[in-house]
RNA sequence: CUAAUAAAUUGCCAAACCUGUUGUGAAGCAGGGACGGAAAGCCAUGGGUCUUUAUCGCUCCACUUUUCUAAAGCUGUAAAGAUCGCCAGGUUGCCUCU
Numbered sequence: 001c002u003a004a005u006a007a008a009u010u011g012c013c014a015a016a017c018c019u020g021u022u023g024u025g026a027a028g029c030a031g032g033g034a035c036g037g038a039a040a041g042c043c044a045u046g047g048g049u050c051u052u053u054a055u056c057g058c059u060c061c062a063c064u065u066u067u068c069u070a071a072a073g074c075u076g077u078a079a080a081g082a083u084c085g086c087c088a089g090g091u092u093g094c095c096u097c098u
Base pairs, nucleotide, nucleotide: 003098004096012037013036017032018031019030020029021028022027035085041091042090043089045088046087047086048083049082050081051080052079053078054077055076057074058073059072062069
């Protein structure tokens, strides 16, 4: 210096939930709180998941026989966002039996 992480040491982070706050929303921030975590530090680079808007198609339904069409729902497409405690990748670190 690199790999690895059994044991030990110093410690570290903080799920759900609650309160406040920002946002159309997913969600973020702060405080409380601990489910857990050897990177549960950081980065939105590739995927996944989620949100918003637009659009095609389909379903459904009201109107009156048909047609058109509004509302609602679903799949796909496009764009813009969120998520690093979803996976991968990049990057920076703590301890020391080997």

Overview
The prediction has a mean pLDDT of 79. This is a predicted structure of a 98-nucleotide RNA (c-di-GMP-I riboswitch aptamer) from Hydrogenimonas sp. It was read from a public genome assembly, where an Rfam model found it.